[in-house]
């Protein structure tokens, strides 16, 4: 740098159960997609809650960027 092949991996929406004020998360089903759809909330963005001025606390890594790591190949 790439994702043809090989071995695999992850799992959108939606549904059920549980947790949370909420954004959302977890488990099971499910499969839209993904060459890091692995991890990190570091910078931005978006969202939630409390204030409603400043601000504070949270969520999102499958929004973007960055960092670290990983299978195969060149």
């Nucleotide at each position: 740098c790439g994702a043809a092949a090989a071995a695999g991996g992850c799992a959108a929406a939606c549904c059920a159960g549980c947790c949370g004020u909420g954004a959302g998360g977890c488990u099971g089903g499910g499969g839209c997609g993904c060459a890091a759809a692995g991890u990190c909330a570091u910078g931005g963005g978006u969202c939630u809650c409390g204030a409603u001025u400043c601000c504070g606390a949270g969520a999102u890594c499958g929004c973007c960027a960055g960092a670290c790591u990983g299978c195969c190949g060149u």
Molecule: c-di-GMP-I-GGC riboswitch aptamer
Organism: soil metagenome